[in-house]
Context: one part of a larger RNA
RNA sequence: AUUGAACGCUGGCGGAAUGCUUUACACAUGCAAGUCGAACGGCAGCAUAGAGAGCUUGCUCUCUGAUGGCGAGUGGCGAACGGGUGAGUAAUAUAUCGGAACGUACCUAGUAAUGGGGAAUAACUAGCUGAAAGGUUAGCUAAUGCCGCAUACGACCUACGGGUGAAAGCAGGGGAUCUUCGGACCUUGCGUUAUUAGAGCGGCCGAUAUCUGAUUAGCUUGUUGGUGGGGUAAUGGCCUACCAAGGCAACGAUCAGUAGCUGGUCUGAGAGGACGAUCAGCCACACUGGAACUGAGACACGGUCCAGACUCCUACGGGAGGCAGCAGUGGGGAAUUUUGGACAAUGGGGGCAACCCUGAUCCAGCCAUUCCGCGUGAGUGAAGAAGGCCUUCGGGUUGUAAAGCUCUUUCGCAAGAGAAGAAAACUUGCUAUCUAAUAAAUAGUAAGCAUGACGGUAUCUUGACAAGAAGCACCGGCUAACUACGUGCCAGCAGCCGCGGUAAUACGUAGGGUGCAAGCGUUAAUC
Numbered sequence: 001a002u003u004g005a006a007c008g009c010u011g012g013c014g015g016a017a018u019g020c021u022u023u024a025c026a027c028a029u030g031c032a033a034g035u036c037g038a039a040c041g042g043c044a045g046c047a048u049a050g051a052g053a054g055c056u057u058g059c060u061c062u063c064u065g066a067u068g069g070c071g072a073g074u075g076g077c078g079a080a081c082g083g084g085u086g087a088g089u090a091a092u093a094u095a096u097c098g099g100a101a102c103g104u105a106c107c108u109a110g111u112a113a114u115g116g117g118g119a120a121u122a123a124c125u126a127g128c129u130g131a132a133a134g135g136u137u138a139g140c141u142a143a144u145g146c147c148g149c150a151u152a153c154g155a156c157c158u159a160c161g162g163g164u165g166a167a168a169g170c171a172g173g174g175g176a177u178c179u180u181c182g183g184a185c186c187u188u189g190c191g192u193u194a195u196u197a198g199a200g201c202g203g204c205c206g207a208u209a210u211c212u213g214a215u216u217a218g219c220u221u222g223u224u225g226g227u228g229g230g231g232u233a234a235u236g237g238c239c240u241a242c243c244a245a246g247g248c249a250a251c252g253a254u255c256a257g258u259a260g261c262u263g264g265u266c267u268g269a270g271a272g273g274a275c276g277a278u279c280a281g282c283c284a285c286a287c288u289g290g291a292a293c294u295g296a297g298a299c300a301c302g303g304u305c306c307a308g309a310c311u312c313c314u315a316c317g318g319g320a321g322g323c324a325g326c327a328g329u330g331g332g333g334a335a336u337u338u339u340g341g342a343c344a345a346u347g348g349g350g351g352c353a354a355c356c357c358u359g360a361u362c363c364a365g366c367c368a369u370u371c372c373g374c375g376u377g378a379g380u381g382a383a384g385a386a387g388g389c390c391u392u393c394g395g396g397u398u399g400u401a402a403a404g405c406u407c408u409u410u411c412g413c414a415a416g417a418g419a420a421g422a423a424a425a426c427u428u429g430c431u432a433u434c435u436a437a438u439a440a441a442u443a444g445u446a447a448g449c450a451u452g453a454c455g456g457u458a459u460c461u462u463g464a465c466a467a468g469a470a471g472c473a474c475c476g477g478c479u480a481a482c483u484a485c486g487u488g489c490c491a492g493c494a495g496c497c498g499c500g501g502u503a504a505u506a507c508g509u510a511g512g513g514u515g516c517a518a519g520c521g522u523u524a525a526u527c
Base pairs, nucleotide, nucleotide: 001526002525003524005523006522007521008520009519012374013373014372015371016370017369019366020332025330026329027328029327030326031325034077035076036075039074040073042070043069046068047067048066049064050063051062052061053060054059055058084285085284086283093210094209095208096207097206098205099204102202103201104200107198108197109196110195111194112193113192114191115149117147118146124139125138126137127136128135129134155164156163157162169190170189171188172187173186174185177184178183211257212256213255218248219247220246223245224244225243226242227241228240229239230238260282261281262280263279264275265274266273267272287308288307289306290305291304310321311320312319313318338364340363341362342361346360347358348357349356350355377407378406379405380404387398388397389396390395411468413463414462415461416460417459421454426448427447428446429445430444431443432442433441471516472515473514474513475512476497477496478495482511483510484509485508486507492499493498
């Protein structure tokens, strides 16, 4: 000088920030990932409309998916992000610089398409079964779910002859024409299929650097290399069969201990040393161990399966669970917060949109834990008051300090006014594009309207009153600051030297002083 600190005494206000460093210990409860009816069949519930019945005349009941919408279900996208933790890991990691044999949903730009069929299945209905979790049989049905056929500009394979492989519709609008009055047809938007390129992201390889120990000196058999094969998005002993006998190591292999790495942080004149909280990048993990499935992407924190430990339910047959998400509880500990508000902003997921979800985030609450700022009054005031303390008894000191007089009102208190953070979206008009079109849609532009958790907060104005606001450590030397009394090697102090055995500036108290100050000391730790 510093700290994610703790403890003791004390404590007025504001701004900004931080807040389980220990048991990767166990967890009650709530919430943390949903969304789309413009993919689909439907209609449990709610509302509306129509019809019927009852009547108490404005209510009740029944029917109709008819409409708004929508529980459960099929389907799509998301759930691999965001959030947490640092157990493992000394190199399958990280940092920097390079590389070639790769992938990529959504997004951007382009090219070519989007023809014609089929079989199922959940929901539902009817049974059976189980304490429950749930299971099972039969029947019915839809799709942007699933499977063929056709076609193939690109694409892929090729023995260069040829061969292989696709799709799905939905919504809005409309002038002729046709119509079985459902639409066909045209058009716009969103989608779907194939493919090219890009962006961003990711997988892989190499070099260099990255703690301690030699009281760890040899280590290695898929080990090192080759060939054939397999596997992967892709290279490769990644795996396998055969062949060869290699490969690493005192420039420290192997083994053991410790540890997430970096940007950075602290210190220091620097060189260095120590550390890696918050914030940002990467990695690893998700009760412990193992495994794959789905998918563009996982070997998946709030998915699945198996095993184990633990907890809970049970009708004893069997089941359920995973806070190292946000709060919160127990435990451990010197020690670390609320079971709060809102999606208003920023961002994310879904959706054409409206909107929904979001413990990400933005805010509020708690704690002097840290940093910064402000205040606790200002001027005047000598009879140098009283009181305290000391005294050589003359006086000295506390001390302009107080009182008194004259002012001010920051902060706090009371009353009143009161923001920015919010313009996108939406509505209307105009212009342009698209189009058969003045619909619709998209883009631009102008006007209008709505939306604030924080919060009646920040800020401003007014009012009253010096009023409500100072402590802590030290005073032998180092080291700024001294006297009296008590004690008598006792009680005690102490960072080092050392004080204390009858005049202790070193113990305890008082007066006085010194230093910091809403803090001050102590302890711990680093330079």
Predicted 3D model of a 527-nucleotide part of an RNA (small-subunit ribosomal RNA, 5' domain) from an uncultured bacterium. Its Rfam family is "Bacterial small subunit ribosomal RNA". Rfam links the family to the GO terms ribosome and structural constituent of ribosome.